[in-house]
RNA sequence: AUAGUCUUUCGGGGUCGGGUGAAAUUCCCAAUCGACGGUGAUGAGCAUAUGCUCUAAGCCCGUGAGCUUUAACGAGCAGGACUUGGUGAGAAUCCAAGGCCGACAGUAUAGUCUGGAUGGGAGAAAGACGAA
Numbered sequence: 001a002u003a004g005u006c007u008u009u010c011g012g013g014g015u016c017g018g019g020u021g022a023a024a025u026u027c028c029c030a031a032u033c034g035a036c037g038g039u040g041a042u043g044a045g046c047a048u049a050u051g052c053u054c055u056a057a058g059c060c061c062g063u064g065a066g067c068u069u070u071a072a073c074g075a076g077c078a079g080g081a082c083u084u085g086g087u088g089a090g091a092a093u094c095c096a097a098g099g100c101c102g103a104c105a106g107u108a109u110a111g112u113c114u115g116g117a118u119g120g121g122a123g124a125a126a127g128a129c130g131a132a
Base pairs, nucleotide, nucleotide: 004129005128006127007126008125009124010123017029018028019027031112032111033102034101035063036062037061038060043054044053045052046051058100059099066077067076068075069074082098083097084096085095086094104115105114106113
């Protein structure tokens, strides 16, 4: 120093306005939001010969929230989405345009309200111990 173990802390955003109706933040018009890890042709800084650090995807690969099961680890089930054009050697990530998606329960049909939830959580940071 690393693996590993333990502790603590942190760890999700969003219906303005209007229409119909007895009733809808649920329908229609319109508005608005984007968790975590990875990847990465982004951007920035440092260094300098190709390296380091930070940063960069809702819809590319995965993870998490629900339910069943298990003493637990875990296992199973459910749950979503992208095209076109440009640049280029190369684009699933850049630029432009137009699209699309969003667990469960409740309720006039809900990503956005209420509830399970003062819960859980992918994971992140710090500290302690610490091998072969």